[in-house]
Context: one part of a larger RNA
RNA sequence: UCAUGGCCAAGGAACUAGGCAAGCUGGCCCUGUAACUUCGGGAGAAGGGGCCCCCCGCGGGGAGCCGCGGGGGCGCAGCGAAGAGGCCCAGGCGACUGUUUACCAAAAACACAGGGCUCUGCGAAACCGCGAGGUGAUGUAUAGGGCCUGACACCUGCCCGGUGCCGGAAGGUUAAGAGGGGGCGUCAUCCCGGCUAAGGCCGGGGGCAGCGCUGAGUUGAAGCCCCGGUAAACGGCGGCCGUAACUAUAACGGUCCUAAGGUAGCGAAAUUCCUUGUCGGGUAAGUUCCGACCUGCACGAAUGGUGUAACGAUCUGGGCGCUGUCUCGGCCAUGGGCCCG
Numbered sequence: 001u002c003a004u005g006g007c008c009a010a011g012g013a014a015c016u017a018g019g020c021a022a023g024c025u026g027g028c029c030c031u032g033u034a035a036c037u038u039c040g041g042g043a044g045a046a047g048g049g050g051c052c053c054c055c056c057g058c059g060g061g062g063a064g065c066c067g068c069g070g071g072g073g074c075g076c077a078g079c080g081a082a083g084a085g086g087c088c089c090a091g092g093c094g095a096c097u098g099u100u101u102a103c104c105a106a107a108a109a110c111a112c113a114g115g116g117c118u119c120u121g122c123g124a125a126a127c128c129g130c131g132a133g134g135u136g137a138u139g140u141a142u143a144g145g146g147c148c149u150g151a152c153a154c155c156u157g158c159c160c161g162g163u164g165c166c167g168g169a170a171g172g173u174u175a176a177g178a179g180g181g182g183g184c185g186u187c188a189u190c191c192c193g194g195c196u197a198a199g200g201c202c203g204g205g206g207g208c209a210g211c212g213c214u215g216a217g218u219u220g221a222a223g224c225c226c227c228g229g230u231a232a233a234c235g236g237c238g239g240c241c242g243u244a245a246c247u248a249u250a251a252c253g254g255u256c257c258u259a260a261g262g263u264a265g266c267g268a269a270a271u272u273c274c275u276u277g278u279c280g281g282g283u284a285a286g287u288u289c290c291g292a293c294c295u296g297c298a299c300g301a302a303u304g305g306u307g308u309a310a311c312g313a314u315c316u317g318g319g320c321g322c323u324g325u326c327u328c329g330g331c332c333a334u335g336g337g338c339c340c341g
Base pairs, nucleotide, nucleotide: 001336002335003334004333005332006331007330008329010327011326014325019322027051028050029049030048031047036041038151052073053072054071055070056069057068058067059066074078086320087319088318089317090316091315092314093312094311098110099109114149115148116147117146118145119144120143126135127134128133152307153306154305155304157237158236159235162234163233164230165229166228167227168226171225172224173223177219178218182214183213184212185211186210190205191204192203193202194201195200238256239255240254241253242252265299266296277293278292279291280290281289
């Protein structure tokens, strides 16, 4: 000096980002126990008392086990050692038990019963495989898949213009294919010119059929356009001006825009920039916390809204108890480092 333990006057969180750490509490019996509540719970709530040994008596009373009554004894201490909840109040989040980043995150993240939408009629949909085949399922819509939400209670408004999905088929557009008008190339016979005794040869022109190339009108599904539906589909849910006999405010009016302009509920919030908003509470003093207000920069209804008993190694604020966390440090033990020998 470090680590790990033990003790401490007075104070008792003044420490600190934060009571982190450490203390307090701790077993059994008796007693007693609030708000709230889904009537189960909350509860070991909280709080209080007892606990050893000896003798006598008691009980069905029988050494033994359990308990009761009376008397007595000892110690600093009687669950005599060890092991063995600190408690309460309020709020956020998540209903809950569970699950998770094997090795920095255990959570308000994931899951979850419950709710909803949607697909699937069975050789199902979906998924794996080139395929045969397999899973689904030796299941059959009270089943199986996908997506969202997330107990429970009360609820879940308006917009279908865009995107998606579903339905529709009149019209528009539209591929391959069908179809071949026409065009082009080639070309027997034919025509013209030249040459040759002749057969014929050479050059030029027109050109049937056939063959080849090209190819218009016309026809031709789905899709898209189009017409509807659908938001617990992806999503979205306004601006300006004026107005009441104090002032202020605006139930009211005007106007512009929109597919429609945010309902209920909540609100400086895990969301509020200005902001330590303002008021109230708690403190001597409170950027945190709780209760209100509403001016919501930029809450809001299954990307769910608002509540909620119980639950949580969760997060936030407060209190009681208790303490070397601190004022402020000291001593001791064990082990290590270092110094001296």

The part of an RNA shown here (large-subunit ribosomal RNA, domain IV) has 341 nucleotides and comes from an activated sludge metagenome. Its Rfam family is "Bacterial large subunit ribosomal RNA". The prediction has a mean pLDDT of 89. The RNAcentral record of the full RNA draws on SILVA.